[in-house]
A computed fold for a 73-nucleotide RNA from a Patescibacteria group bacterium, annotated as transfer RNA.
Its Rfam family is "tRNA". About the family: Transfer RNA (tRNA) molecules are approximately 80 nucleotides in length. By type it is a transfer RNA.
Lineage of the source: Bacteria > Bacteria candidate phyla.
It was read from a public genome assembly.
The coordinates come from a structure-prediction model, not an experiment, and the mean pLDDT is 82.
RNA sequence: GGGCCGAUAGCUCAAUUGGUAGAGCACUGGUUUUGCAUACCAGAGGUUAGGGGUUCGAGACCCCUUCGGUCCA
Numbered sequence: 001g002g003g004c005c006g007a008u009a010g011c012u013c014a015a016u017u018g019g020u021a022g023a024g025c026a027c028u029g030g031u032u033u034u035g036c037a038u039a040c041c042a043g044a045g046g047u048u049a050g051g052g053g054u055u056c057g058a059g060a061c062c063c064c065u066u067c068g069g070u071c072c073a
Stems, first nucleotide, its partner, number of pairs: 001072007010025004019056001027043005049065005
């Protein structure tokens, strides 16, 4: 330098061939307990890496950039 894969909540990851952004763990509150843990109920938390384009509508499609992984030279 070139090819491929990836970047979504604090963490690990979903999101059906473009149509409401979700789960588990973690966190907060409540119930339960002498207390803690567990269990159950509820809640908060997101610029979908950044910029631009296509579209009525983009996490998804196209282009550029950044970062990580991997392969070739």